[in-house]
RNA sequence: CGGCAUACCCAAGUGGUAAGGGAGCGGUCUGCAAAACCGUUAUUCGCCGGUUCGAAUCCGGCUGCCGC
Repeated sequence: CGGCAUACCCAAGUGGUAAGGGAGCGGUCUGCAAAACCGUUAUUCGCCGGUUCGAAUCCGGCUGCCGC
């Protein structure tokens, strides 16, 4: 100087109250399991301010990580 920070993990979303996958939990099924299927899990999107009718998204600062 530049990039990144979103759920337990991975990860999309770049102004209009957050997709998907894995995992966990509950259920259906089964003699019991596994598999499959259904449901569920982010009201501080790292933190503090600002802009806006409205911010995960834009701006400033801070913290952490990565690169140069």
A computed fold for a 68-nucleotide RNA from Thermodesulforhabdus norvegica, annotated as transfer RNA. Model confidence (mean pLDDT): 81 of 100. The sequence is in RNAcentral, with records from MGnify. Rfam family: tRNA. The family's RNA type in Rfam is transfer RNA. Rfam links the family to the GO term triplet codon-amino acid adaptor activity.